Source information:
The prediction has a mean pLDDT of 87. This is a predicted structure of a 90-nucleotide RNA (c-di-GMP-I-GGC riboswitch aptamer) from a soil metagenome.
[in-house]
RNA sequence: CGACAAAGGCAAACCCGGCGAAAGCCGGGGACGCAACGCUACGGGCCUUCCUGUCUGCUUUUGGCAGCAGAUGGCCGCCGGGCUGCCGAA
Numbered sequence: 001c002g003a004c005a006a007a008g009g010c011a012a013a014c015c016c017g018g019c020g021a022a023a024g025c026c027g028g029g030g031a032c033g034c035a036a037c038g039c040u041a042c043g044g045g046c047c048u049u050c051c052u053g054u055c056u057g058c059u060u061u062u063g064g065c066a067g068c069a070g071a072u073g074g075c076c077g078c079c080g081g082g083c084u085g086c087c088g089a090a
Base pairs, nucleotide, nucleotide: 001088002087009034010033014029015028016027017026018025019024032077038083039082040081042080043079044078045075046074047073049071051070052069053068055067056066057065058064059063
């Protein structure tokens, strides 16, 4: 660097069971795809809300709703970084 190569590997959507408030995760089935679609939440990005607020707006105003911010959790099959790995054509 990535083959109409070889041996393999992983497993989207969806379905079933389980965990979770949720995003989502685990197991089984199943394959859309993947040369790192292996590991890592380090940077960016996106998602959640059982929570918080000398914030903003609305309202039926001791409260409620929506937004925003914070905090929390999550996604690496969104992009990048770090680490590791099979094969060896062009």